A computed fold for a 407-nucleotide RNA from Thalassobaculum litoreum DSM 18839, annotated as Bacterial RNase P class A. It matches the Rfam family "Bacterial RNase P class A". The family's RNA type in Rfam is ribozyme. NCBI's taxonomy places the organism under Bacteria, Pseudomonadati, Alphaproteobacteria, Rhodospirillales, Thalassobaculum litoreum. It was read from a public genome assembly, where an Rfam model found it.

[in-house]
RNA sequence: UCAGACGGUCGGGCGGCCGCCGGCACCCGCAAGGGUGUGGGAGGAAAGUCCGGGCUCCACGGGAACACGGUGCCGGGUAACACCCGGCGGGGGCGACCCCAGGGACAGUGCCACAGAAAGCAAACCGCCCCUUCGUCUGGAUUUCGAUCCAGGACCAAGGGGUAAGGGUGAAAGGGUGCGGUAAGAGCGCACCGCGAGACCGGUAACGGGAUCGGCACGGUAAACCCCACCGGGAGCAAGACCGAAUAGGGAUGACCGGCUGACUCGAAAGAGGGCAGCAGACGCGUUCCCGCGUCGUCGUCCGGGUAGGUCGCGCGAGGCGGUCGGCAACGACCGUCCCAGAUGAAUGGCCGUCGCCCCGGGCUCGUCCCGGGGGACAGAACCCGGCUUACAGACCGUCUGAACCU
Numbered sequence: 001u002c003a004g005a006c007g008g009u010c011g012g013g014c015g016g017c018c019g020c021c022g023g024c025a026c027c028c029g030c031a032a033g034g035g036u037g038u039g040g041g042a043g044g045a046a047a048g049u050c051c052g053g054g055c056u057c058c059a060c061g062g063g064a065a066c067a068c069g070g071u072g073c074c075g076g077g078u079a080a081c082a083c084c085c086g087g088c089g090g091g092g093g094c095g096a097c098c099c100c101a102g103g104g105a106c107a108g109u110g111c112c113a114c115a116g117a118a119a120g121c122a123a124a125c126c127g128c129c130c131c132u133u134c135g136u137c138u139g140g141a142u143u144u145c146g147a148u149c150c151a152g153g154a155c156c157a158a159g160g161g162g163u164a165a166g167g168g169u170g171a172a173a174g175g176g177u178g179c180g181g182u183a184a185g186a187g188c189g190c191a192c193c194g195c196g197a198g199a200c201c202g203g204u205a206a207c208g209g210g211a212u213c214g215g216c217a218c219g220g221u222a223a224a225c226c227c228c229a230c231c232g233g234g235a236g237c238a239a240g241a242c243c244g245a246a247u248a249g250g251g252a253u254g255a256c257c258g259g260c261u262g263a264c265u266c267g268a269a270a271g272a273g274g275g276c277a278g279c280a281g282a283c284g285c286g287u288u289c290c291c292g293c294g295u296c297g298u299c300g301u302c303c304g305g306g307u308a309g310g311u312c313g314c315g316c317g318a319g320g321c322g323g324u325c326g327g328c329a330a331c332g333a334c335c336g337u338c339c340c341a342g343a344u345g346a347a348u349g350g351c352c353g354u355c356g357c358c359c360c361g362g363g364c365u366c367g368u369c370c371c372g373g374g375g376g377a378c379a380g381a382a383c384c385c386g387g388c389u390u391a392c393a394g395a396c397c398g399u400c401u402g403a404a405c406c407u
Base pairs, nucleotide, nucleotide: 001403002402003401004400005399006398007397008396009395010394012355013354014353015352016351017350018349020041021040023038024037025036026035027034028033043378047389048388050387051386052385053384054383055236056235057234058233068232069231070230071229072228073087074086075085076084077083088102089100090099091098092097103227104226108225109224110221111220112219125167126166127163128162129161130160131159132158133157135155136154137153138151139150140149141148142147175193176192177191178190179189180188194216195214196213197212200209201208202207240312241311242310243309250303251302252301253300254299255298256297257275259279260278261277262276264273265272266271281296282295283294284293285292319338320337321336322335323334324333325332326331357375358374359373360372361371362370363369364367
């Protein structure tokens, strides 16, 4: 200098003017409210709502089992976690470093597409080897010259068998290389490598090392069923608590008005009760008649439920910042200091100036200079907190790796 790896910080600054939402103080006002002043007012992700908690209500006598869901190497951290830290194992990268849903595949079941002969009680397509038979050739013998016989010679074909060395298929074909061995082959035997078991040693553990033993047996898949261990009540701030109109309806009660019949209630009956039902009646559907439909006690007082609406929940918290100590770290303990949004159709904004950053164009006295123009992301609290994931213009800092060059 170039190319990278990891961790962290920031997400424009200042000023003016005009607004918006809360808090506090003072003043005016009976109150509702208004005015003035002062102080505060989005994020690293406020997002997705994927995990874990606080809080609230509901359910629940205790325990266990089963079902369902989740988690899954070890140790630690934490209120808790599927999160974080430190390790282990496996995989990738020259490396810094990165990735892993990482218990069990001799408890059982299932699946392994296509291709391929064969895919799980392994398998014989080609090839290689052996045997038998037919044929051809060759050699030998005999010959009546047609042919016949013999061969532990070669080749071809068919059949039977052996073989997992070689070819071919596949993600995967029952260890690899070499030597021996064999009809050809094969852990069949041997050496090395790999694999399995493993006394013992190290480590809190996961795990690592490993004398020695075993010819090798036991394919993969559990974000397939399943087995094992551990964890788990349900719903969520529209949780939940309180206040509470108008109108309609409910209950109690007072005054006034109320035709007939029926049933009902009380009562032995006579009778009484109640606005219950039907009819009649009244009123309305523009007016009169018929038919039809609809409404029907009127006026108060009180009570309770719910609705609209309002108040609380709701901002001191697993809190922020700084420091000391412990710990490799995550984190913890202690001390000091600060109070820092709380809306409810939902405030946190707009304009201007200036500085700074980036880009484009132009200028010359080439300075990291001057002039003009443009750009500045992702996104926005809604009960709160701890995480994860996802989005993001750009700027900066630290540690480390590789390569080239210089000293």